[in-house]
RNA sequence: CUGCAUAGACCGCCUAACUCCCGGCAAGGGGAGACGGGGGACCCAACCUUAGGGGUGAACUCGCCGUGGGCGAGGGGGCACCUUUCAGCCCUAACCCGACAGCUAACCUCGGAGGCGUAUGAAGGGCCAUCU
Numbered sequence: 001c002u003g004c005a006u007a008g009a010c011c012g013c014c015u016a017a018c019u020c021c022c023g024g025c026a027a028g029g030g031g032a033g034a035c036g037g038g039g040g041a042c043c044c045a046a047c048c049u050u051a052g053g054g055g056u057g058a059a060c061u062c063g064c065c066g067u068g069g070g071c072g073a074g075g076g077g078g079c080a081c082c083u084u085u086c087a088g089c090c091c092u093a094a095c096c097c098g099a100c101a102g103c104u105a106a107c108c109u110c111g112g113a114g115g116c117g118u119a120u121g122a123a124g125g126g127c128c129a130u131c132u
Base pairs, nucleotide, nucleotide: 011117012116013115014114018033019032020031021030022029035111036110037109038108039107044102050099052100053097054096055095056094060074061073062072063071064070065069075092076091077090078089079088081126082125083124084123085122086121087120
């Protein structure tokens, strides 16, 4: 000097998943809120229902194959203020309810975790702050 790996901090990413208070040596624990989900009338919608049905989530559909899976196409989702277009890279899982749920005011109820990173870029528009 270069490459690789590990650890910490700052910063950042996916996500609703962040903040504050009490407790306490610490931790466990408890409470409140930002934010997010489910159930639940009239009206409206629907005519489904063992080929069960339904929920969270982007995580679906179709085709082919050598079929516990693999490949391809389309669709959907993510990548440093917001948004549009183009290009590039990546993901397309997992879990839950338990015979049962359309929408849904009042109302009832639950979550408020976890996993990662050294940089995606260009063009157009928008918002905010500061200065003149």
A computed fold for a 132-nucleotide RNA from a Chloroflexota bacterium, annotated as c-di-AMP riboswitch aptamer (ydaO/yuaA leader). NCBI's taxonomy places the organism under Bacteria, Bacillati, Chloroflexota. The model forms 96% of the base pairs in the Rfam consensus. The prediction has a mean pLDDT of 81.